[in-house]
RNA sequence: CAGCGUUCUCAGGGCGGGGUGGAAGUCCCCACCGGCGGUAUCCGCAAGCGAUUGCGGGAGCCCGCGAGCGCCCGGAGCCGCUCUUGCGGCUCCGGGGUCAGCAGACCUGGUGCGAUGCCAGGGCCGACGGUCACAGUCCGGAUGAAAGAGACACGC
Numbered sequence: 001c002a003g004c005g006u007u008c009u010c011a012g013g014g015c016g017g018g019g020u021g022g023a024a025g026u027c028c029c030c031a032c033c034g035g036c037g038g039u040a041u042c043c044g045c046a047a048g049c050g051a052u053u054g055c056g057g058g059a060g061c062c063c064g065c066g067a068g069c070g071c072c073c074g075g076a077g078c079c080g081c082u083c084u085u086g087c088g089g090c091u092c093c094g095g096g097g098u099c100a101g102c103a104g105a106c107c108u109g110g111u112g113c114g115a116u117g118c119c120a121g122g123g124c125c126g127a128c129g130g131u132c133a134c135a136g137u138c139c140g141g142a143u144g145a146a147a148g149a150g151a152c153a154c155g156c
Base pairs, nucleotide, nucleotide: 003156004155005154006153007151008150009149010148016030017029018028019027031137032136033126034125035065036064037063038062042057043056044055045054046053047052060124061123068102069101070099071096072095073094074093075092076091077090078089079088080087081086106122107121108120109119110118128140129139130138
């Protein structure tokens, strides 16, 4: 210096104005927000006469990942059928997690060897449960979990 393991720390933002209505942060008009890794013609810094090189940053809609839902497995409770065993439904708890699903969403013009990433313009997307009324922005599971990022210590 590099790698592996252990430990610890960190790890998500956003409804402001107006309208309708008995009632809406849920509908309509305007507004606002964008997790993690990768990619890089952009930006910054440094080195170099220079070509260029190194470091850092850089995509919600390009590739992949996470949480959530679903699915599968196990357990508990209740109910129904059957009544020997068992089968099915609902609720709750735990586990699995590339297991096939939901897992979303971009075009046009410009520059250029090269761009869904740069510049310009116009678009689009956003788990589940709750709610006096349909939610990316409110409340809840969640003081949770986690993609990952980092730290120093210890060990190899």

The prediction has a mean pLDDT of 78. A computed fold for a 156-nucleotide RNA from Caldimonas caldifontis, annotated as FMN riboswitch aptamer (RFN element). The model forms 100% of the base pairs in the Rfam consensus. RNAcentral holds the sequence, with entries from Rfam. Its Rfam family is "FMN riboswitch aptamer (RFN element)". From the family's description: The RFN element is a highly conserved domain that is found frequently in the 5'-untranslated regions of prokaryotic mRNAs that encode for flavin mononucleotide (FMN) biosynthesis and transport proteins.